[in-house]
Context: one part of a larger RNA
RNA sequence: CCCUCGUUAAGGAACUCGGCAAAAUGUCCCCGUAACUUCGGGAAAAGGGGAGCUUGUAAACCGUGUAGACCAGAAGCGGUCGAAGCGGGAAUGAGUUGCAAAAAAGAGGCCCAAGCGACUGUUUACCACAAACACAGGUGCCUGCUAAAGCGAAAGCUGACGUAUAGGUGCUGACACCUGCCCGGUGCCGGAAGGUUAAGAGGAGAGCUUAGUGGAAACGCGAAGGUUUGAAUUGAAGCCCCGGUAAACGGCGGCCGUAACUAUAACGGUCCUAAGGUAGCGAAAUUCCUUGUCGGGUAAGUUCCGACCCGCACGAAAGGUGUAACGACUUGGGCACUGUCUCAACGAGGGACCCG
Numbered sequence: 001c002c003c004u005c006g007u008u009a010a011g012g013a014a015c016u017c018g019g020c021a022a023a024a025u026g027u028c029c030c031c032g033u034a035a036c037u038u039c040g041g042g043a044a045a046a047g048g049g050g051a052g053c054u055u056g057u058a059a060a061c062c063g064u065g066u067a068g069a070c071c072a073g074a075a076g077c078g079g080u081c082g083a084a085g086c087g088g089g090a091a092u093g094a095g096u097u098g099c100a101a102a103a104a105a106g107a108g109g110c111c112c113a114a115g116c117g118a119c120u121g122u123u124u125a126c127c128a129c130a131a132a133c134a135c136a137g138g139u140g141c142c143u144g145c146u147a148a149a150g151c152g153a154a155a156g157c158u159g160a161c162g163u164a165u166a167g168g169u170g171c172u173g174a175c176a177c178c179u180g181c182c183c184g185g186u187g188c189c190g191g192a193a194g195g196u197u198a199a200g201a202g203g204a205g206a207g208c209u210u211a212g213u214g215g216a217a218a219c220g221c222g223a224a225g226g227u228u229u230g231a232a233u234u235g236a237a238g239c240c241c242c243g244g245u246a247a248a249c250g251g252c253g254g255c256c257g258u259a260a261c262u263a264u265a266a267c268g269g270u271c272c273u274a275a276g277g278u279a280g281c282g283a284a285a286u287u288c289c290u291u292g293u294c295g296g297g298u299a300a301g302u303u304c305c306g307a308c309c310c311g312c313a314c315g316a317a318a319g320g321u322g323u324a325a326c327g328a329c330u331u332g333g334g335c336a337c338u339g340u341c342u343c344a345a346c347g348a349g350g351g352a353c354c355c356g
Stems, first nucleotide, its partner, number of pairs: 001351008010342002014340001019337001027051005036041001038174001052096006061088004068081004097101001109335007116327002121133002137172007149158003175322004180252003185249002187245005194240003200234002205229005212221003253271005280314001281311001292308005
């Protein structure tokens, strides 16, 4: 010097990102216990008091139950009470020992406020246990049974030996109050008049070939057949088109002016849009400017709480706003407590170090 412990004057979080760590609390009995609340809780809330041993009241009382007593019955098996003994046992009075009586060990710290998630539960085996996942509840869509969906070249199986109060799938996530506007785009559902549209059907027409024929020849014409091609016409779904649908994917404006101080704008004008963000909340797990401004708390507060609203860039099931209870969650404050600190000291054990 290091590790693991013990104790510490005065102070008591001044330490630190942060009370991390440590200390403190801790048992049983009695008293007492707030806001809030889904009336169950909250609650061991909080906060107090008591506790050893001897002895009196005291043969308290309770259990068990011997001897015994009483009752019933009679073939047999019973019931009630109950000296003794054994076990349990609260209260109150007096006394008494010690530094200390839940004498050792073991055994909640508590309160206030806010955020998130309702809750119990689950998770990254080996850096994350959470506000993430799940959840009961809500809701959309699909599915009429050889169901939909899934696995599988298939057979077949699951779904299910179930049958829409069932099964699958998506989103949301207890509960309370609610969940606004937009269907123009994309998706899905429905429609089938018109437009477009494949193979196929169809075969107008055209090319090649040549028996023949014209011609002196070159060459021209050229039936049938074969062959190559091929227009019109016909031809489904889809797409275009017409509707519906947002707890489907998604979206939810700008500029200018205006009131008898000023400021502001209930009001007006104009442009654009499918429609221009409703309720509620708001410097928020979201606010850049920003340590916004005001208030509270502190002697002093970039954090915290309450407001304001100028929301860079909240907002209604990628749910909005609240919420008792719950949380090894996160944030701020307080009481208690302490070597966390002012500021370090001493002690114990084990190392390091020295000698052998």
Large-subunit ribosomal RNA, domain IV from Sporomusa intestinalis, 356 nucleotides, folded computationally.
Its Rfam family is "Bacterial large subunit ribosomal RNA".